Predicted 3D model of a 346-nucleotide part of an RNA (small-subunit ribosomal RNA, central domain) from an uncultured bacterium.
[in-house]
Context: one part of a larger RNA
RNA sequence: CUGGGCGUAAAGGGCGUGUAGGCGGCAUUGUAAGUCCGGAGUGAAAGUCCUGCUUUCAAGGUGGGAAUUGCUUUGGAGACUGCAGAGCUUGAGUACAGAAGAGGUAAGCGGAAUUCCCGGUGUAGCGGUGAAAUGCGUAGAGAUCGGGAGGAACACCAGUGGCGAAGGCGGCUUACUGGGCUGUAACUGACGCUGAGGCGCGAAAGCGUGGGGAGCGAACAGGAUUAGAUACCCUGGUAGUCCACGCCCUAAACGAUGAUAACUCGAUGUUAGCGAUAUACAGUUAGCGUCUUAGCGAAAGCGUUAAGUUAUCCACCUGGGGAGUACGCCCGCAAGGGUGAAACUC
Numbered sequence: 001c002u003g004g005g006c007g008u009a010a011a012g013g014g015c016g017u018g019u020a021g022g023c024g025g026c027a028u029u030g031u032a033a034g035u036c037c038g039g040a041g042u043g044a045a046a047g048u049c050c051u052g053c054u055u056u057c058a059a060g061g062u063g064g065g066a067a068u069u070g071c072u073u074u075g076g077a078g079a080c081u082g083c084a085g086a087g088c089u090u091g092a093g094u095a096c097a098g099a100a101g102a103g104g105u106a107a108g109c110g111g112a113a114u115u116c117c118c119g120g121u122g123u124a125g126c127g128g129u130g131a132a133a134u135g136c137g138u139a140g141a142g143a144u145c146g147g148g149a150g151g152a153a154c155a156c157c158a159g160u161g162g163c164g165a166a167g168g169c170g171g172c173u174u175a176c177u178g179g180g181c182u183g184u185a186a187c188u189g190a191c192g193c194u195g196a197g198g199c200g201c202g203a204a205a206g207c208g209u210g211g212g213g214a215g216c217g218a219a220c221a222g223g224a225u226u227a228g229a230u231a232c233c234c235u236g237g238u239a240g241u242c243c244a245c246g247c248c249c250u251a252a253a254c255g256a257u258g259a260u261a262a263c264u265c266g267a268u269g270u271u272a273g274c275g276a277u278a279u280a281c282a283g284u285u286a287g288c289g290u291c292u293u294a295g296c297g298a299a300a301g302c303g304u305u306a307a308g309u310u311a312u313c314c315a316c317c318u319g320g321g322g323a324g325u326a327c328g329c330c331c332g333c334a335a336g337g338g339u340g341a342a343a344c345u346c
Stems, first nucleotide, its partner, number of pairs: 004317002008299001012314001014201004021194003025088002028085004033081002035077008048066007091191001092188003095184004103177007110154001115149007125136002162169002206247006215241002220236004258313006266291009295302002319346003328339004
């Protein structure tokens, strides 16, 4: 290795792009490297296995044979793989014509609300809680009307709706821009799939420099609660949350389900198209859901969006704790991240 697994038991890389590598559509000609068949040489002896003889038996000794799965060389086969040549169009891509979308980046604009400031009216409370108190208020609060400032977020529409590789994306307008889908079947002609390393992206928190700061709010302070209360509740409140640029690189980064392709009953809802029509029904492609057949599964469940049946490639797992720790190395300004043990113990 033959011959295990990876949704929830240990195990899918957070996601892409792509190098090496692995794998690769239909038909054809050649070649003969792999492959298959035969011959030759070699594969020392001992040992092993089979068999004969032998020590009165046995171990042992000894004769013969097999095996030695290999290597070299030679003759042949030509299905499959490889290689070379010339083709094909269904995979892949392009073109043309359409429709949809919170996909991305930048700039500008808008209204509601909170807070603060100014002014008017007005008077004794407001606020908060289980109940209170801290707090705010006769230096005029809260309430209400008018004006102004500023920051952040975008009610309704809104939907197991949409878009994106993932993280994620939601007011409106404009500019630039990525991707997917549908239809036609005009063009290229296997240009494909996967992908160790590499490179890029990557919520929140956190870090650096400079801005900004309405609300919220770690830390902190006070008031309560309580046996205590370094909490839950309340009043305040700094960092932060926001912007620009640069880092960090983690997550229950989850569908706890890698990517691609093919095949395997149906029902129903919905999004974007299509063609045909008579408006429907129904059909078809791509998505998003629910239920279910076969099948799968330890079960719950999954079930054409598979966890079914197969193929290719990658990642990962191998009892619990010790431990995602120590050490070393790499990365980082730091925080820390990546890689990642052992003793010991059950």
RNAcentral holds the full RNA, with entries from ENA. The coordinates come from a structure-prediction model, not an experiment, and the mean pLDDT is 87.